Description:
Predicted 3D model of a 264-nucleotide part of an RNA (large-subunit ribosomal RNA, domain VI) from a bacterium. Its mean pLDDT, the model's own confidence on a scale to 100, is 84.
Context: one part of a larger RNA
RNA sequence: CGUUGAGUCUUGAGGGAAGUUCGAGAUAGUACGAGAGGACCUCUCGGAGUCAACCUCUGGUCUAUCAGUUGUCGCGCCAGCGGCAUUGCUGAGUAGCUAAGUUGAUUCGGGAUAAGUACUGAAAGCAUAUAAGUACGAAGCCCUUCCCAAGAUUAGGACUCUUUGAGAUCCCUUGUAGAUGACAAGGUUGAUAGGCUCUAGGUGUAAGGGCGGUAACGUCCUCAGCCGAGGAGUACUAAUUGAUCAACAUUUUGUUUGGUUCAG
Numbered sequence: 001c002g003u004u005g006a007g008u009c010u011u012g013a014g015g016g017a018a019g020u021u022c023g024a025g026a027u028a029g030u031a032c033g034a035g036a037g038g039a040c041c042u043c044u045c046g047g048a049g050u051c052a053a054c055c056u057c058u059g060g061u062c063u064a065u066c067a068g069u070u071g072u073c074g075c076g077c078c079a080g081c082g083g084c085a086u087u088g089c090u091g092a093g094u095a096g097c098u099a100a101g102u103u104g105a106u107u108c109g110g111g112a113u114a115a116g117u118a119c120u121g122a123a124a125g126c127a128u129a130u131a132a133g134u135a136c137g138a139a140g141c142c143c144u145u146c147c148c149a150a151g152a153u154u155a156g157g158a159c160u161c162u163u164u165g166a167g168a169u170c171c172c173u174u175g176u177a178g179a180u181g182a183c184a185a186g187g188u189u190g191a192u193a194g195g196c197u198c199u200a201g202g203u204g205u206a207a208g209g210g211c212g213g214u215a216a217c218g219u220c221c222u223c224a225g226c227c228g229a230g231g232a233g234u235a236c237u238a239a240u241u242g243a244u245c246a247a248c249a250u251u252u253u254g255u256u257u258g259g260u261u262c263a264g
Stems, first nucleotide, its partner, number of pairs: 001151001005161006014148004020048007032037001049106006058099004065092005070085006109143003116136004167245004171187005192238003195234005201227003208221005
């Protein structure tokens, strides 16, 4: 830009992805074979590889967080804190991200075939799978599974709304999205983000005081205090007010047809 305005839901022409492989058990030490050895078929189970999704579990990370601790500087001093030193170092660690973790797929089946195997069978009284006709046959082909898909210009379909303005955008709060656009959730008829309250969870028992000890320190108040990217609730704060586009309509001119008028 087109698809003759828009919203929601779809059909699927066409395209893409996937496609791997091994072992064990049973059948069965059976068929076969003098023996040695040793199956097809069928059933069951478990792996390897590859791919995808996810984070319940096992872990990793987690410069949000909590605790411990060294040196030094500062808050007048003690106590308690804060800054800097690779996040100062160390021990843990939620969400998120993640693999070594979890789950799933690589399945079953159908159709037409290749090499090949056949049936019936003439040309050619025989023979012949082929000439007419008929049946099998592969990880391959076409379906079946998953994904994209009407620019499929043949531009599809259904429903609803629409000049009594459908709908969209700007703008703003944001994230399940993200370089920016885009996408998605919302914009007071509101839980979109922040705050607040509660909480899963993390850390590990705060400060202060009492008691014991000369003291370092221990113990009690205290499974405390702090945090809480996760989960709920709650309009306290901010999504204000608004603007624009929009299928159309109107006017003028030209043309065609019809009407009216004495004519124009």